[in-house]
Context: one part of a larger RNA
RNA sequence: CUGGGUGUAAAGGGCGCGUAGGCGGCUAUACAAGUCGGUGGUGAAAUCCUGCGGCUUAACUGCAGAACUGCCAUUGAUACUGUAUAGCUUGAAUGUGGAAGAGAGAGACGGAAUUCCAGGUGUAGUGGUGAAAUACGUAGAUAUCUGGAAGAACACCAGUUGCGAAGGCGGUCUCUUGGUCCAUUAUUGACGCUGAGGCGCGAAAGCGUGGGUAGCAAACAGGAUUAGAUACCCUGGUAGUCACGCUGUAAACGAUGAAUACUAGGUGUUGGGCCGCAAGGUUCAGUGCCGCAGCUAACGCAUUAAGUAUUCCACCUGGGGAGUACGAUCGCAAGGUUGAAACUC
Numbered sequence: 001c002u003g004g005g006u007g008u009a010a011a012g013g014g015c016g017c018g019u020a021g022g023c024g025g026c027u028a029u030a031c032a033a034g035u036c037g038g039u040g041g042u043g044a045a046a047u048c049c050u051g052c053g054g055c056u057u058a059a060c061u062g063c064a065g066a067a068c069u070g071c072c073a074u075u076g077a078u079a080c081u082g083u084a085u086a087g088c089u090u091g092a093a094u095g096u097g098g099a100a101g102a103g104a105g106a107g108a109c110g111g112a113a114u115u116c117c118a119g120g121u122g123u124a125g126u127g128g129u130g131a132a133a134u135a136c137g138u139a140g141a142u143a144u145c146u147g148g149a150a151g152a153a154c155a156c157c158a159g160u161u162g163c164g165a166a167g168g169c170g171g172u173c174u175c176u177u178g179g180u181c182c183a184u185u186a187u188u189g190a191c192g193c194u195g196a197g198g199c200g201c202g203a204a205a206g207c208g209u210g211g212g213u214a215g216c217a218a219a220c221a222g223g224a225u226u227a228g229a230u231a232c233c234c235u236g237g238u239a240g241u242c243a244c245g246c247u248g249u250a251a252a253c254g255a256u257g258a259a260u261a262c263u264a265g266g267u268g269u270u271g272g273g274c275c276g277c278a279a280g281g282u283u284c285a286g287u288g289c290c291g292c293a294g295c296u297a298a299c300g301c302a303u304u305a306a307g308u309a310u311u312c313c314a315c316c317u318g319g320g321g322a323g324u325a326c327g328a329u330c331g332c333a334a335g336g337u338u339g340a341a342a343c344u345c
Stems, first nucleotide, its partner, number of pairs: 004316003007299002012313001014201004021194003025088007033081002035077008049065006091191001092188003095184005103177007110154001114150008125136002162169002206246005215241002220236004257312006265290011294301002318345003327338004
């Protein structure tokens, strides 16, 4: 390389937008580049193969044929691919009328709780645990009542609920804004799918600057436990948890790339449409469970496929060495991306 693969054995990029490229709906006509025939030229000789011969045979060798699967020219064919032209509407998009939503950003507001502060009442404990102790408390704690301050998060509703490309998103209201679904079939007329590079987004932790610090809490301190206990448990507690910028990684998981078509059903549920007084039925779009064919090493998957096919991208090729070294590149750094070999089993 070929072949075979990628849910769990090695292997789907964290996710999107999109350049080049690859691939691409229906009909007609033209051309004939690809494609498929015919003919001609060329494809040196030797070699290879076949037949016949020569050395006693063979190796070797002579003659003849075939072959040299190629290239060029010419002449045809037009189904498919391509190119051009003309058209079409089912793919795609737009319009119109509706719908749901924790989709995003900004601002304002709200109540419960927690801690702290001030004051009142009040007196000896509180707290914590398996049991304790550290800790707090007669300088008046805990408890309880009133007032105030601060920051962060939004109980119930809440749901195999909904929305988003993924990460993710949850108090209320306002403003700005993205996408989706249904109906209609009015408009455009293939405008499509995928997507190497590229660009953007991307949990938590971490870094820089600034701010903040109520609660929680790495590090750290103390108390326990224990043979020890650099832990699990307890009392404290600093970074952090916030904003902007950087970082660009996760079991970034459905461990399952995107798109299209087809292939038994049953039963929940969310948002629409239609029929119906209703019960219910039906049809789109999602989201769950069960299950046939089929697939699978099995587990299982099964119209939300891991089934049957097509297109495009990414990735894998024994374990360790190693996601290491070196180089390159990105980053303030931490480190990220790319990514070997010797050796060894």
A computed fold for a 345-nucleotide part of an RNA from an uncultured bacterium, annotated as small-subunit ribosomal RNA, central domain.